[in-house]
């Protein structure tokens, strides 16, 4: 340059047209404890990259952008 895959909570991921967007961890409060750790309840945390389209209805579908990873080419 050409191709593909990836892009959701502070981390890792799950949700692949029907809704209030989820889990595990992390944090924070209580409980337990002499104190802590573990455990055990609760509690907070999101413009679903980002911008347009399509649809009654989008994180999901189409497209373009960005970015990260593989590949393939070009390399005096």
């Nucleotide at each position: 340059g050409c191709g593909g895959c990836u892009g959701u909570a502070g981390c890792u991921c799950a949700g692949u047209g029907g809704a209030u967007a989820g889990a595990g961890u992390a944090g924070c409060u209580g409980a337990c404890u002499a104190c802590g750790a573990a455990u055990c309840a609760g509690c907070u945390g999101g413009u679903c990259a980002c911008a347009a389209g399509u649809u009654c209805g989008a994180a999901u579908c189409u497209u373009g952008u960005c970015a990260g990873c593989c590949g393939c080419a070009c390399c005096a």
Predicted 3D model of a 76-nucleotide RNA (transfer RNA) from a Candidatus Sericytochromatia bacterium. The RNAcentral record of the sequence draws on ENA. Its Rfam family is "tRNA". Rfam links the family to the GO term triplet codon-amino acid adaptor activity.